This is a predicted structure of a 351-nucleotide part of an RNA (small-subunit ribosomal RNA, central domain) from an uncultured bacterium.
Rfam family: Bacterial small subunit ribosomal RNA.
The coordinates come from a structure-prediction model, not an experiment, and the mean pLDDT is 86.
Context: one part of a larger RNA
RNA sequence: CUGGGUGUAAAGGGCGUGCAGCCGGGCUUACAAGUCAGAUGUGAAAUCCUGCGGCUCAACCGCAGAACUGCAUUUGAAACUGUAGGUCUUGAGUACUGGAGAGGCAGACGGAAUUCCUAGUGUAGCGGUGAAAUGCGUAGAUAUUAGGAGGAACACCAGUGGCGAAGGCGGUCUGCUGGACAGCAACUGACGGUGAGGCGCGAAAGCGUGGGGAGCAAACAGGAUUAGAUACCCUGGUAGUCCACGCUGUAAACGAUGGAUACUAGGUGUGCGGGGACUGACCCCCCUGCGUGCCGCAGUUAACACAAUAAGUAUCCCCACCUGGGGAGUUCGAUCGCAAGGUUGAAACUC
Numbered sequence: 001c002u003g004g005g006u007g008u009a010a011a012g013g014g015c016g017u018g019c020a021g022c023c024g025g026g027c028u029u030a031c032a033a034g035u036c037a038g039a040u041g042u043g044a045a046a047u048c049c050u051g052c053g054g055c056u057c058a059a060c061c062g063c064a065g066a067a068c069u070g071c072a073u074u075u076g077a078a079a080c081u082g083u084a085g086g087u088c089u090u091g092a093g094u095a096c097u098g099g100a101g102a103g104g105c106a107g108a109c110g111g112a113a114u115u116c117c118u119a120g121u122g123u124a125g126c127g128g129u130g131a132a133a134u135g136c137g138u139a140g141a142u143a144u145u146a147g148g149a150g151g152a153a154c155a156c157c158a159g160u161g162g163c164g165a166a167g168g169c170g171g172u173c174u175g176c177u178g179g180a181c182a183g184c185a186a187c188u189g190a191c192g193g194u195g196a197g198g199c200g201c202g203a204a205a206g207c208g209u210g211g212g213g214a215g216c217a218a219a220c221a222g223g224a225u226u227a228g229a230u231a232c233c234c235u236g237g238u239a240g241u242c243c244a245c246g247c248u249g250u251a252a253a254c255g256a257u258g259g260a261u262a263c264u265a266g267g268u269g270u271g272c273g274g275g276g277a278c279u280g281a282c283c284c285c286c287c288u289g290c291g292u293g294c295c296g297c298a299g300u301u302a303a304c305a306c307a308a309u310a311a312g313u314a315u316c317c318c319c320a321c322c323u324g325g326g327g328a329g330u331u332c333g334a335u336c337g338c339a340a341g342g343u344u345g346a347a348a349c350u351c
Stems, first nucleotide, its partner, number of pairs: 003323004007304002012319001014201004021194003025088007033081002035077008049065006091191001092188003096183003103177007110154001115149007125136002162169002206247006215241002220236004258318002261314003266295011299306002324351003333344004
């Protein structure tokens, strides 16, 4: 390389969008590039293979045949692929009707709680722990009442509930805005799938500039614990956490499971729709679509398990990735970044 694989053994890109490429629905006409058949030419000899023969055998050699799976020219075939034309509606999309949702962005508002400030009441403790101490407090704390300031987060509702491509999204209201779903069947007529590069998004931490700073809290300080305690526990506490703009581009970015399509027993929850029957009306019940869970047959699997949300079936289609452990996600180079560092990514040697 081929092959075999990628939930847990090595291996699915963090997620989307999409250029090239690869692959692609039904019917029909033409062409004949791929494809298939025939003919002709060529495909040197040697080698290889088969048969026969010569050296006593063999290696070796000779003769004959086959083969040289290729290329070119030409004559045909038209199922499949392709190209061009026509046509269709089931794939895909549009329109219309409708309801659901923490989907996104911006603005405004609200109450509870913590902390601080002011004033009142009040007096000796408070706080903290396994026990303590550091700490706070007679300059009046803790507790309690009233008023005020400020920042951050939104109890209950809340649910293997919902929405989003992923990251993620949760007080209320308003504005702008994306997507999905159901019904209908009016319109377009294959317009589709995937997607190397590219581009965009991307938790937390971190970085730059300017704000903000209540609580929490790396670092740090003190008190304990301990043989020690650069920790676990306690008292404090700065970056940070918050906002605006810009950068970083990584995570056990996980379902450790790439995307798309079709098919393949059932049972039972739940969310959002549609229909039927019944009813005074709703519910219940039945059918059906799209999500989201559990159990389970066939099948798969090394086992665990998966099982219509597949890890089943399919020569299916496309992309990414793996190829013993360590060395090493390191070195060197390239590239991106303000930096931290990211991406790409070896070898010697060793077992």